[in-house]
Molecule: glmS glucosamine-6-phosphate activated ribozyme aptamer
Organism: Bacillota bacterium
RNA sequence: UCCAAGAGACAAGCGCCUGCACUCGUGGCGCCCCGCCCAUGCGGCGCCGUGCCCGCGCGAGCGGGCCGGGCCGGCGGACGGGGCGGGCGAGUGGACGAGGACGGGGACGAUCGAAGCGUUCGGCGGAUGCCCCGCGGUCGGCACGACCGUCAAACGCCGCCCAAAGCCCGCCGGCGACGGCGGGGACAAGAGCGGCCGGGUGCGCGC
Numbered sequence: 001u002c003c004a005a006g007a008g009a010c011a012a013g014c015g016c017c018u019g020c021a022c023u024c025g026u027g028g029c030g031c032c033c034c035g036c037c038c039a040u041g042c043g044g045c046g047c048c049g050u051g052c053c054c055g056c057g058c059g060a061g062c063g064g065g066c067c068g069g070g071c072c073g074g075c076g077g078a079c080g081g082g083g084c085g086g087g088c089g090a091g092u093g094g095a096c097g098a099g100g101a102c103g104g105g106g107a108c109g110a111u112c113g114a115a116g117c118g119u120u121c122g123g124c125g126g127a128u129g130c131c132c133c134g135c136g137g138u139c140g141g142c143a144c145g146a147c148c149g150u151c152a153a154a155c156g157c158c159g160c161c162c163a164a165a166g167c168c169c170g171c172c173g174g175c176g177a178c179g180g181c182g183g184g185g186a187c188a189a190g191a192g193c194g195g196c197c198g199g200g201u202g203c204g205c206g207c
Stems, first nucleotide, its partner, number of pairs: 014125004019121001020093007029085007037077002041075001042073004047069003051066006096113003102134005135149005141203004155198002157195004167184007
């Protein structure tokens, strides 16, 4: 490089995750709480002894010390359980649609609203937006210029048209964080479409 087979992917308001948030698991980790146990050490109780010693009393006896035993505590230790934290492992979340592509090159925090006030946070990549050039269209023709992109005139005014999520009700998958699907009923802006008005200069030609 070619051929064959298999697997994955086939997204452009889109994809991704080393921050962050969350879930599950894990143990020779740390801290805390609870239960239970007490051999030795430690602390407490004369509770026990035909025990030993000392003191007192005429005496029964009393007081003290020692030894041994018993009981209690649990500083400490062992076991079991729980919580929190951190570590490790595996996961989940991380933007709801509308609109947007002549070709090449370039730069980059690339339009609009919805929901919400929660991570739709923070970041990475891309991208139909932007700039330049070429081509094309419109401005009657041509040149320049302006504005556009094959539905090829931006801008101003009026009118028309249009969403999904969120929400409510269910179902499915997952231990869980969460993910997916169906049904119900709404609600935008910009663009777009329609109308009207405004929207070049020169030259040539025609009337």